């Protein structure tokens, strides 16, 4: 110097004035209550408040138990209210490395898929070869009646073999050496796989020793099988008050001797007429509560490789409801930029600050994004 | 607050129970016809299947997790 990898930490500070909005205190308006106005005080987003992708709390419905069906995880320990999250670690993969990634049970329960190529894609099979055997040309040589041996090549049929070409992503263990007509786990050494014991580990696993020629390839993020787990529903849940109304209820008038209602300021009149009135109850519009003290925060000590757990001491930190949390201004702090001098400090001047915004609460993952700040690793180059 | 679907050429859509060099209409450009145009008729070019990972000998298509779109209930 350059190129990577892991990991924490901030997400402006402090004061001024002018807003916004619960909250309190005080005061005025009010016969009180409620409500309203006015003043003071003192509270007011986030690391992600987002996606709503998982996992609990809570509230209600259902519900004796249990099984189906459906989802969902899927190495092992642990941590946890729980989890698909986290921590430790084992194996396999990747990366020279720091490191990073794994839906990692089960393919001797069934049933399925495997385009094109190839003989064969799965109880193996045989296309080219390679080897025997039968026939047959030839040439040598022995006999010469027929024939016999030895070599060389031809094909047709009969058997044998998967060493080797060759097809494929993938072809029934690898490599060598031995054997054999040719081959072959045939045989044997290694090495892989398996199966039995020893040992070490809480296990996944890992090592050693010994055995078995090797026997059932691949896909289950194909259907499935096996283990664990999951009742639904969501704060517009729910609960309490409560204007309007409909249904039931109870009491009381009233049914032609006529309640009521309509027409009208009232009466008379006219018209219409079986219902009507009160009070329960209902729960609409609206109010309260649900609500924020909670698996909460922050120091500190112990246990524990750590996830995380106890204990001890402080601390209270939005509860909005069509929904507020803002603006400006000074000083300070941070980051680039230019200059004072050539570096590091400091000094000046100017600029910039991102992603976004609560809505019952929490534990995570994931995504969007400004910056700082440590460990660490390759690889060149100097000393 | 639940709950479902979509994304493939410039537009609308096919494929998605793995096997591909990704297809179709219109559109776009080039030629031919025509005295010009429109229709016709012949040829072309155009995609990393919304991203990003992983299963798989192989992935638009199976699985995960983002993104952006839409619909629907209370």
């Nucleotide at each position: 110097a350059g190129a990577g990898c892991a990991g924490g930490c901030c997400g402006g500070a402090u004061g001024g004035c002018c807003g916004c909005u619960g909250c309190u205190u005080u005061g005025c308006u009010u016969u009180a209550a409620a409500a309203g106005c006015a003043a003071a005080g003192g509270g007011g987003a986030g690391g992600a408040a987002a996606g709503u992708c998982c996992g609990g709390g809570c509230u209600c419905c259902a519900c004796a138990g249990g099984a189906c069906a459906g989802g969902a995880u899927g190495c092992u320990g642990g941590a946890u209210a729980a989890c698909g999250u986290c921590c430790a670690g084992u194996c396999c993969c990747g990366g020279u490395g720091a490191c990073g990634g794994g839906a990692a049970g089960g393919a001797a329960a069934g049933u399925g898929c495997a385009a094109c190529a190839g003989a064969a894609a799965g109880u193996a099979u045989a296309c080219c070869g390679c080897c025997u055997c039968u026939c047959u040309u030839c040439c040598g040589g022995c006999a010469u009646u027929g024939g016999c041996c030895g070599g060389a090549g031809g094909u047709u049929a009969u058997g044998g073999u998967a060493a080797g070409g060759g097809u494929g992503a993938a072809a029934a263990g690898g490599u060598g050496a031995g054997g054999u007509a040719a081959g072959a786990g045939c045989u044997c050494a290694c090495c892989g796989u398996c199966c039995u014991g020893g040992c070490g580990g809480u296990g996944a696993c890992g090592u050693c020793a010994g055995g078995a020629g090797c026997u059932u390839g691949g896909c289950a993020a194909a259907c499935c099988c096996c283990a664990u787990c999951c009742g639904g529903a969501g704060c517009a849940a729910g609960a309490c008050c409560a204007a309007a109304u409909a249904a039931g209820g109870a009491g009381g008038a009233g049914c032609c001797u006529g309640a009521g209602g309509g027409u009208g300021g009232u009466c008379c009149g006219c018209c219409c007429g079986a219902u009507c009135c009160u009070c329960c109850g209902g729960g609409u519009a609206g109010g309260u509560c649900g609500c924020u003290u909670g698996a909460c925060c922050c120091u500190g000590a112990u246990g524990g490789c750590a996830a995380c757990a106890u204990c001890a001491g402080g601390g209270c930190u939005a509860g909005a409801u069509g929904a507020a949390u803002g603006g400006u201004c000074a000083u300070c702090g941070u980051u680039c930029a230019g200059g004072g001098u050539g570096u590091u400090u400091c000094c000046c001047u100017g600029a910039a600050a991102a992603c976004a915004g609560a809505a019952c609460c929490c534990g995570g993952c994931u995504u969007a994004u400004g910056g700082c700040c440590u460990g660490c690793u390759c690889u060149u180059u100097u000393u | 607050g639940c709950g479902c679907c979509c994304g493939u050429a410039g537009c609308u859509c096919a494929g998605c129970u793995g096997g591909a060099u990704a297809g179709a209409g219109c559109g776009c450009c080039g030629g031919g016809c025509u005295u010009c145009g429109a229709a016709c008729c012949c040829g072309u070019a155009g995609g990393c299947c919304g991203c990003a990972g992983g299963u798989u000998c192989g992935a638009a298509u199976c699985c995960u997790g983002c993104c952006g779109g839409g619909c629907g209930c209370g």
Two RNAs folded together computationally: RNase P RNA and transfer RNA, 457 nucleotides in total.
Rfam match: Bacterial RNase P class A.
Model confidence (mean pLDDT): 77 of 100.